Background:
The RNA shown here (Guanidine-I riboswitch aptamer) has 120 nucleotides and comes from Jatrophihabitans sp. Its Rfam family is "Guanidine-I riboswitch aptamer". From the family's description: This family represents a conserved RNA structure found upstream of the ykkC and yxkD genes in Bacillus subtilis and related genes in other bacteria. The coordinates come from a structure-prediction model, not an experiment, and the mean pLDDT is 76.
[in-house]
RNA sequence: GCGGGGCGCGUCUAGGGUUCCGCCGCCGGUCACCCGGGUGGGUCUGGUCCGAGAGAUGCAGGCGAGGCCGGCGCACCGUUGCGUAGCCGCGUUCCACGGCGGGAGAAAAGCCCGGGAGGC
Numbered sequence: 001g002c003g004g005g006g007c008g009c010g011u012c013u014a015g016g017g018u019u020c021c022g023c024c025g026c027c028g029g030u031c032a033c034c035c036g037g038g039u040g041g042g043u044c045u046g047g048u049c050c051g052a053g054a055g056a057u058g059c060a061g062g063c064g065a066g067g068c069c070g071g072c073g074c075a076c077c078g079u080u081g082c083g084u085a086g087c088c089g090c091g092u093u094c095c096a097c098g099g100c101g102g103g104a105g106a107a108a109a110g111c112c113c114g115g116g117a118g119g120c
Stems, first nucleotide, its partner, number of pairs: 008059005015050002020047002022044001023041005028035002061093004066088003071084005095115001097118001101113003
């Protein structure tokens, strides 16, 4: 310098909006509280909902060295050696600044484009 990997899924969180529920205002009905009515409000704490590469956690996967008196193959005839697949538990799986713009169910976002462009 070039190439490859740094991944996938679940549950949640920071965060996000407003379809739906709730909440609040106004109008309307009954008029006393009440209402499966209309309308506006996310500059409404919420529930549902969306939700992280650079957040958490679990699972799967990768890699490493072991174990299996078990499988298979080869060598060789022993309480043998080598290779190989499978299974098991153990270890490991680091680092990480970042737009504008665009995309999506109602909408928005730390979502997706995107570990992208760019920067160091």